About this RNA:
This is a predicted structure of a 71-nucleotide RNA (transfer RNA) from a Candidatus Pacearchaeota archaeon.
């Protein structure tokens, strides 16, 4: 230098063109003498910038961040 993958909640992951979701975490309530544990319940995200499209987390271009390859 050149190629290929990754980027989605605080964290680990789904989600191949039509309402963004689990699980863990955090608040908050019940339950309990106390704390845990169950068990209801609420906030939280699509990596930045363009294009395509009636409509992108999804395609498609350029940039970054992480990672492997080869030289």
């Nucleotide at each position: 230098g050149c190629g290929g993958a990754u980027g989605u909640a605080g964290u680990u992951c789904a989600g191949u063109g039509g309402u963004a979701g689990a699980a863990u975490a955090c608040g908050a309530g019940a339950c309990u003498g106390u704390g845990g544990c169950u068990c209801u319940u609420g906030g939280g995200a699509c990596c930045u910038g363009g294009g395509u499209u009636c409509g992108a987390u999804u395609c498609c271009c350029a940039g970054c961040u992480u990672u492997c390859g080869c030289u």

Its Rfam family is "tRNA". About the family: Transfer RNA (tRNA) molecules are approximately 80 nucleotides in length. It is annotated as a transfer RNA. RNAcentral holds the sequence, with entries from ENA.